[in-house]
């Protein structure tokens, strides 16, 4: 130099054209408890960047930036 493939809350991970982006952990209040764990309610939090198709884009297309695989 070339192909492929991945990028979503702090972390892992769901939605492959339309529902409020949903769930586990974590955090941050609370209820119980003597105190702490656990239990169980409630919060807070995300689509990598820039363009394009759509009525409508996390999903489909081009480019780029990272990341992993193969080829040379």
């Nucleotide at each position: 130099g070339a192909g492929c493939u991945c990028a979503u809350c702090g972390u892992c991970u769901a939605a492959a054209g339309g529902a409020u982006a949903g769930g586990a952990c974590a955090g941050c209040g609370g209820u119980c408890u003597u105190c702490u764990a656990a239990a169980c309610c409630g919060c807070u939090a995300a689509u990598g960047u820039a363009g394009g198709u759509u009525c409508a884009a996390u999903u489909c297309c081009u480019a780029c930036u990272g990341g992993g695989c193969u080829c040379a």
The prediction has a mean pLDDT of 80. The RNA shown here (transfer RNA) has 72 nucleotides and comes from Chloromonas perforata. Its Rfam family is "tRNA". By type it is a transfer RNA. From the family's description: Transfer RNA (tRNA) molecules are approximately 80 nucleotides in length. The RNAcentral record of the sequence draws on ENA.